RNA sequence: UGGCUCAGAAUAACGCUGGCGGCGUGCAUAACACAUGCAAGUCGAGCGAGAAUCCCGCUUCGGCGGGAGAGUAGAGCGGCGCACGGGUGAGUAACGCGUGGAUGAUCUGCCCGCGGAUUGGGGAUAACCUUGGGAAACCGGGGCUAAUACCGGAUAGUCUGGCCAUUUUUAAUAGAUGGCCGGUAAAGAUAGCCUCUGCUACAAGCUAUCGUCGGCGGAGGAGUCCGCGUCUCAUUAGCUAGUUGGUAGGGUAAAGGCCUACCAAGGCGACGAUGAGUAGCUGGUCUGAGAGGAUGAUCAGCCACACUGGGACUGAAACACGGCCCAGACUCCUACGGGAGGCAGCAGUGGGGAAUAUUGGGCAAUGGGCGCAAGCCUGACCCAGCAACGCCGUGUGAGGGAAGAAGGUUUUCGGAUCGUAAACCUCUGUCAGAAGGGAAGAAAUGGUUUAGGCUUAACAGGUCUGGGCCUUGACUGUACCUUCAGAGGAAGCACCGGCUAACUCCGUGCCAGCAGCCGCGGUAACACGGAGGGUGCAAGCGUUAUUCGGAAUUACUGGGCGUAAAGCGCGCGUAGGUUGCGUGGUAAGUCAGAUGUGAAAGCCCUCGGCUCAGCCGGGGAAUAGCAUUUGAAACUGCCAUGCUGGAGUACGACAGAGGGUGGCGGAAUUCCCGGUGUAGGGGUGAAAUCCGUAGAUAUCGGGAAGAACACCAGUGGCGAAGGCGGCCACCUGGGUCGAUACUGACGCUGAGGUGCGAAAGCGUGGGUAGCAAACAGGAUUAGGUACCCUGGUAGUCCACGCCGUAAACGAUGGAUGCUAGGUGUUGGGUGCAAGACACUCAGUGCCGUAGUUAACGCGUUAAGCAUCCCGCCUGGGGACUACGGUCGCAAGGCUGAAACUCAAAGGAAUUGACGGGGGCCCGCACAAGCGGUGGAGUAUGUGGUUUAAUUCGAUGCAACGCGAAGAACCUUACCUGGACUUGACAUCCCGGGGAGCCUCUGGAGACAGAGGUGUGCCCUUCGGGGAACCCGGAGACAGGUGCUGCAUGGCUGUCGUCAGCUCGUGCCGUGAGGUGUUGGGUUAAGUCCCGUAACGAGCGCAACCCUUAUCCUUAGUUGCCAUCAGGUAAAGCUGGGCCCUCUAGGGAGACUGCCCGGGUUAACCGGGAGGAAGGUGGGGACGACGUCAAGUCAUCAUGGCCCUUACGUCCAGGGCUACACACGUACUACAAUGGUGGGUACAAAGGGAAGCAAGACCGCGAGGUGGAGCAAAUCCCAAAAAACCUAUCUAAGUUCGGAUUGCAAUCUGCAACUCGACUGCAUGAAGGUGGAAUCGCUAGUAAUCCCGGAUCAGCAUGCCGGGGUGAUACGUUCCCGGGCAUUGUACACACCGCCCGUCACACCACGAAAGCUGGUUCUACCCGAAGUCGCUGAGCUAACCCUCUAGGGGAGGCAAGCGCCGACGGUAGGACUGGUAAUUGGGGUGAAG
Repeated sequence: UGGCUCAGAAUAACGCUGGCGGCGUGCAUAACACAUGCAAGUCGAGCGAGAAUCCCGCUUCGGCGGGAGAGUAGAGCGGCGCACGGGUGAGUAACGCGUGGAUGAUCUGCCCGCGGAUUGGGGAUAACCUUGGGAAACCGGGGCUAAUACCGGAUAGUCUGGCCAUUUUUAAUAGAUGGCCGGUAAAGAUAGCCUCUGCUACAAGCUAUCGUCGGCGGAGGAGUCCGCGUCUCAUUAGCUAGUUGGUAGGGUAAAGGCCUACCAAGGCGACGAUGAGUAGCUGGUCUGAGAGGAUGAUCAGCCACACUGGGACUGAAACACGGCCCAGACUCCUACGGGAGGCAGCAGUGGGGAAUAUUGGGCAAUGGGCGCAAGCCUGACCCAGCAACGCCGUGUGAGGGAAGAAGGUUUUCGGAUCGUAAACCUCUGUCAGAAGGGAAGAAAUGGUUUAGGCUUAACAGGUCUGGGCCUUGACUGUACCUUCAGAGGAAGCACCGGCUAACUCCGUGCCAGCAGCCGCGGUAACACGGAGGGUGCAAGCGUUAUUCGGAAUUACUGGGCGUAAAGCGCGCGUAGGUUGCGUGGUAAGUCAGAUGUGAAAGCCCUCGGCUCAGCCGGGGAAUAGCAUUUGAAACUGCCAUGCUGGAGUACGACAGAGGGUGGCGGAAUUCCCGGUGUAGGGGUGAAAUCCGUAGAUAUCGGGAAGAACACCAGUGGCGAAGGCGGCCACCUGGGUCGAUACUGACGCUGAGGUGCGAAAGCGUGGGUAGCAAACAGGAUUAGGUACCCUGGUAGUCCACGCCGUAAACGAUGGAUGCUAGGUGUUGGGUGCAAGACACUCAGUGCCGUAGUUAACGCGUUAAGCAUCCCGCCUGGGGACUACGGUCGCAAGGCUGAAACUCAAAGGAAUUGACGGGGGCCCGCACAAGCGGUGGAGUAUGUGGUUUAAUUCGAUGCAACGCGAAGAACCUUACCUGGACUUGACAUCCCGGGGAGCCUCUGGAGACAGAGGUGUGCCCUUCGGGGAACCCGGAGACAGGUGCUGCAUGGCUGUCGUCAGCUCGUGCCGUGAGGUGUUGGGUUAAGUCCCGUAACGAGCGCAACCCUUAUCCUUAGUUGCCAUCAGGUAAAGCUGGGCCCUCUAGGGAGACUGCCCGGGUUAACCGGGAGGAAGGUGGGGACGACGUCAAGUCAUCAUGGCCCUUACGUCCAGGGCUACACACGUACUACAAUGGUGGGUACAAAGGGAAGCAAGACCGCGAGGUGGAGCAAAUCCCAAAAAACCUAUCUAAGUUCGGAUUGCAAUCUGCAACUCGACUGCAUGAAGGUGGAAUCGCUAGUAAUCCCGGAUCAGCAUGCCGGGGUGAUACGUUCCCGGGCAUUGUACACACCGCCCGUCACACCACGAAAGCUGGUUCUACCCGAAGUCGCUGAGCUAACCCUCUAGGGGAGGCAAGCGCCGACGGUAGGACUGGUAAUUGGGGUGAAG
């Protein structure tokens, strides 16, 4: 940088749990199918008719009459309602919705206001009666009858049609007003009354009310049209024939291609048409700081729909949820002929689903329909029920109470914690429970009464206003209040590794499981499961799903593109965007004011009502936007007119591999011809293939052909980029400079478009010297489809045409302006006589300021500061892919996903580590050399094998003569067998006893049994007590070399005696970190010097310590012996001495101190003097921060785990010593620098009492006998050996070599069989210097020679020490290891790293695919239901008209028929989009292939 993830809020479901109340909410899925009940009726004050039943009477017993029921029920005609209310969101991307307008283009039942009318007639029809058909639904014929049903006539108007006119109507002929001609109305009902009329009874009269008709207006409602806004896909780019417009007509309440005919050819679209997908829209809701994003439950507005599709009828309004017709699917009934139905109303059922309620009460309230009204209806509504589904409130108690109870958990066993928590004491009484009381929601309407007003002839009646009384509650005996009893009935859920508040124990052991991300779990899990404790929330708590947030992670607010994802390869240019300076105008944008709208609810503020709150009520505020209007004129736009600075033109001059065409040139390569000439040439790391005696290579001459142009040549030039390089000519593009003149913004950018575009590649035709994919051969290699070599074809070249890509890069789009400089270079100009130099314009490089950047870096040639325009990015993989489209001859290009998968991928920088990177330096690292190992035999260790056991550990360097400084028993841990169980060992308790010693028996022994002897120490008040010891007993416990070195301490190895590792403060850096510690010198060294943003310091280095080399001093025995004396065969043997040697205490000495030279006047280096020693003199001890989970639980210690008559303990025997083999480490050799015999010298350092042991004697010898001396400078071990002298051996398996074996001995030890060492004699193996490979060593070192010691009874070729003799290095290229700085890095468990592809196996998603099968849709045609419309209408026909009694004609109507349109259906052909498929393709993920 960037993705993933979490903490918040919201909504549901699920899991666990659940005291109470209030207020809300409750099928998101199948617009799936529905049993049953209810959800739309009402009016007798519109009309006609009118029961059943009961009673009485009569009866011929069939019934009839009367009364009540009752003018009731039920049905019918008629009116109004059924278009509201209620449900749902399928469809719809649309004027559907939202918002603002228009209607001069319209309608409006019921309601309100105003004024007017309500006249006079007619003919039918249901019900009913009768008859017929049918299973039913229902239908037909005949007969009677009414109306506020139906139909003519009259009259009327501000109504209406046509024509004309007017008008301060308008944008306009639809407005308004007037005139002429034509057209069109009606219905009555109820109550009361007698003033009027008829006439005395009531009405047709009057009055009142209601109704009816026509007109005007209103309110509310509805229709239509328009501006703007309203999801995704361009891998949907073109769509359209009623299509766009006109004319005429039709149709509608109404404009209009809405429909028809004719005419014209238009209309829409990159500002996204058409197509596809998805979706009801809004107020709002959730979230958010906001801007936004998501959403559209409840409530409210609009729309759409009512089983699916089509259609109209009626009506004010419907193309009608509980109406009709047709078609289809489904369900039901059926007598099989035919019928019936539509819960997306309220309940309810099935189904689907993770999931969503009662077949409740009531019309008491609010609202609606009808009615004059009473009233009826109302699953609208109000209530109740169910559900923690949400929100709000409230409770589950309060105070005191430490013996910090019991118990749980834990523990370092002390304690800690649950925890004042409980118990206990004192209180309170919410909720729930019981008892009692007990509202508000009720206003009306109606009845009755009363007062007043109005109407009227009227004190009837009606009506209005006011008062009194009566009347209405589903919820509900509910809210609320009082009393009673009693802490009594009422707490869970999740989490506790980090994010993220909260920790321990046990169990488990990469299992079981957890997990939002990172990640936990492989024996000590704060991460799994349980427990204790804790944290958080709380009648809830968690989980899952979804949305917003965090995410500035689509960035308008508010991001980017040099290297992280991202600048088109480069131009030209269309649309578009954007555009210099001035003046005037305009007012579209802009700004300000006003008005209208912005429904209510919600949000916000405030006040109020429920005890509070949620909830509810009143008021207010706010509201983007839209519309109208008034104003302002800076800015943008537009109009007009100017300007010259941007841009351009003209003139002069200049540089250039800029482009194209034609011609010319020389060098080189190759080939050909000829000459000279002979055996090789060529090629490579080395070779070979190859060429050459048929004459190559080499060399000379001549010729041919093609391609490319050395030197000049330069971070030089030119071009937009690709790119351009010999010379000349012609044609041609661009650039720069100079000085003037002209045009007058003509500019910039540039989606699409178009052109150019390296190399390779393709097509056609040429050309082909060299080079050279493919290919062939030779090498290399494990292989080598490579690198190397010899050949070699396409190609490279030319012409024409394609391709269109590159790390086409400055990984940096173009233009303009601004912002320090320095230095180089190319071209031009100015100053100066010229040069140098200075100034200036245009390029091209480097360094660098401010600034910028994550850093690296950039820095007037910006990656700085700004403006304009274009392109592009949004985690990695899948994927520069698939499908589709398009371009291409092909190869392929452009455009360009998804599923799935991962918790990262990435940039820059940092510290390390690493490099078959480079630099500097060091080390027995190489080289130089000496001696070995690897071959032999033996010893020893290990592996392996074997075994009852061969105990265990150590395993590259850094295990393997290691633990082990010494396994016959013991050791010993292993095996076999025999025994023990408080134990072999420790502490405590009880009882007994002396302990101890000796003997016998059994036994392999452990052990068991028996007997004998024996009485200690301390204190004492003499009773006894105590300590040690033994025996017996009980239990706590002992014990374990059992496991874990990957739980540990300690110790040790290793890098490495390598020169390093760090800190404080400061400084630099966003940071990791750097600096210091790097650099120049120098050193063994981070040793020192100089320099230096560092200055200091610590651990390391060095020094201090030990030893050794020289001297001095002190001391002088056991050491020494120069001098003196004595003495011996000899001898410091003795006296004596302390000179020397030596011993061991103390000192001195060495420090680059001195000299010369070099070096920076330094550090230091080289040389020299002196010195015993010279540049750390030699050696040792001493090992920084750390690394290797290095080694050790078997030295010891120790957590945890495990065993407890055994994994403990004791004993005997065996094993650790095995032996086909393999390896390591050693010893001895192979011989003459030697062996053997003889002789003669010279050490150092050690050891010695259960010891070293002399002399002497015995034995060939090991050794024995014996024992002087010595606790040691005295005595002993003790002979030093190599060396030297001499003799011999003479090149051989030997006089080398000594293995092996035999015999006989010696020593140690309880005991040498398994299994010791040594001696003598005999035997005399391999071996003749060792393949590949490999080890040690730089000076008293290697090599070689002996000596001693530890361990130890005995056992040494091992180990540790001692001295004797005593060799090579030019040098740092290479191998190995290390140090420093540097460089690259994709490594960081760090190269023993990381990591790529194929193959095999398993799983997953996807693509292709002969096909098979769905969905949607288009075109053409066929069929053509219902129905509207049109035509016909010979059949039928009440009202009106004519004629006149024919039951005629006409008008009109109906049936029926025809026609247009037309749903479902069918045929054919497409398009789009799914599912599936043999087979196939790549992709992803998987355990240690």